A computed fold for a 365-nucleotide RNA from a soil metagenome, annotated as Bacterial RNase P class A.
[in-house]
RNA sequence: AGCCGGCUGGGUGGUCGCGGUCCGUCGGUCGCCUCGGCGACGGACGGGUCGAGGAAGGUCGGGACUCCGCAGGGCAGGGUGCUGGCGAGAGGCCAGUCGGGGUGACCCGCAGGAAAGUGCCACAGAGAACAGACCGCCGAUGGCGGGCCGGUCCGCCGGCUCGCACAGGCAAGGGUGAAACGGUGCGGUAAGAGCGCACCAGCGUCCGGGGCGACCCGGACGGCUCGGCAAACCCCACCCGGAGCAAGGCCAAACAGGGGAACGGAUGGCCCGUCCAACUCCCCGGGUAGGCCGCACAGAUGGAUGGCCACCGAACGGGACCCCCGCAAGGGACCCGGGAACAGAAUCCCGCCUACAGGCCGGCU
Numbered sequence: 001a002g003c004c005g006g007c008u009g010g011g012u013g014g015u016c017g018c019g020g021u022c023c024g025u026c027g028g029u030c031g032c033c034u035c036g037g038c039g040a041c042g043g044a045c046g047g048g049u050c051g052a053g054g055a056a057g058g059u060c061g062g063g064a065c066u067c068c069g070c071a072g073g074g075c076a077g078g079g080u081g082c083u084g085g086c087g088a089g090a091g092g093c094c095a096g097u098c099g100g101g102g103u104g105a106c107c108c109g110c111a112g113g114a115a116a117g118u119g120c121c122a123c124a125g126a127g128a129a130c131a132g133a134c135c136g137c138c139g140a141u142g143g144c145g146g147g148c149c150g151g152u153c154c155g156c157c158g159g160c161u162c163g164c165a166c167a168g169g170c171a172a173g174g175g176u177g178a179a180a181c182g183g184u185g186c187g188g189u190a191a192g193a194g195c196g197c198a199c200c201a202g203c204g205u206c207c208g209g210g211g212c213g214a215c216c217c218g219g220a221c222g223g224c225u226c227g228g229c230a231a232a233c234c235c236c237a238c239c240c241g242g243a244g245c246a247a248g249g250c251c252a253a254a255c256a257g258g259g260g261a262a263c264g265g266a267u268g269g270c271c272c273g274u275c276c277a278a279c280u281c282c283c284c285g286g287g288u289a290g291g292c293c294g295c296a297c298a299g300a301u302g303g304a305u306g307g308c309c310a311c312c313g314a315a316c317g318g319g320a321c322c323c324c325c326g327c328a329a330g331g332g333a334c335c336c337g338g339g340a341a342c343a344g345a346a347u348c349c350c351g352c353c354u355a356c357a358g359g360c361c362g363g364c365u
Stems, first nucleotide, its partner, number of pairs: 001365008010312007018051009028041006053342001057353002060351005065244004077240005082096005097111001098109004112235002117233002119229003134174002136170003141167002143164009182200006201225002203222008248293004257284005264276004316337004323332003
């Protein structure tokens, strides 16, 4: 100067408050009875005791719990995706493998398949996947033109050589691009090219060794040289029912509904019976308001856990001399100032992600 891991997240006292719970005192309402007590509910006062976090946050995964649905199989849809282990489970954690980054400690990775099929690869560029030809190189061969030599039936024919770059050949070099169809060298050629060869790289097949495994190390053979994208469709393997504490359960007014009893009315001379209906009483089911549970060694009804004062106090800012270290710059001590981040439970738990002033400890480059 950095890397990794862990811990911490102002302290003490006073005072005024807030929420839960327990105890006591006082007074109130209701119920019960043996009439003086007991119980329940809520109120005031006093006292005891408990009262936020590492993330309580985002509500992103996984579960517990609850209700609804469900014989089994398939399609569709969604999720996950290297290996081994841990774990209730997870898209979690630990250890490793591979790939990438860093001088290094170490960090990062949605890390199956592109030699099943389809599709895409902007701009630039001649060409972007059955490669391609702009500049360039060549022009052996064919063509055109010139020169020389030879032959000749005088029309031409053959050979050698020079030029053009017309046909054509090439992909080495230049250029474009994120990416141009292996690299270096020698041979080869008209010029070239895995065209041939040597070495290197990659791929495939086989063999040997190591590892539980992902995979690693070594060897032989084959010129096989095969681009990238699956966070494009797709293929393969495995997994997945829905809604969520406003889940859900219990108690249960009032009004309306149903049944019954007494009284009343109608029918009737009277009784029974039948019918009618305002009021009174009793019962019934469903269930609204409301209450309780779910629900916690903080805990709720829109949500308590705080304010002030004193002292201490980290980071940080400033400081003339003197004191200590130092040649010095500077540092220490001392003095003055300063006064603590992100944030705040709401059914519970395990994770992930995000926010965070500063301090402490350990290991390493």

The model forms 88% of the base pairs in the Rfam consensus.